The RNA shown here (transfer RNA) has 72 nucleotides and comes from an Armatimonadota bacterium. Taxonomically the source falls in Armatimonadota (Bacteria, Bacillati). Its mean pLDDT, the model's own confidence on a scale to 100, is 81.
RNA sequence: GGUGCCGUACCCAAGGGGCUAAGGGAGAGGUCUGCAAAACCUUCAUCGGCGGUUCGAGUCCGUCCGGCACCU
Numbered sequence: 001g002g003u004g005c006c007g008u009a010c011c012c013a014a015g016g017g018g019c020u021a022a023g024g025g026a027g028a029g030g031u032c033u034g035c036a037a038a039a040c041c042u043u044c045a046u047c048g049g050c051g052g053u054u055c056g057a058g059u060c061c062g063u064c065c066g067g068c069a070c071c072u
Stems, first nucleotide, its partner, number of pairs: 001071007010025003018055001027043005048064005
């Protein structure tokens, strides 16, 4: 330098055009308790940036950024 794959919450991770973006862990608040632990309830993501397509984009397209792999 070229090609491919990936980027969604603090961490892991589903979702492949249509509503409030699943789930688990961690954190915070609450209920319970004599105090805790456990359990239960609540809370925490404009989806890497910018543009485009579309009535509608996390999802499709372009480009840039970052990570990984292969080729040179």
Rfam family: tRNA. From the family's description: Transfer RNA (tRNA) molecules are approximately 80 nucleotides in length.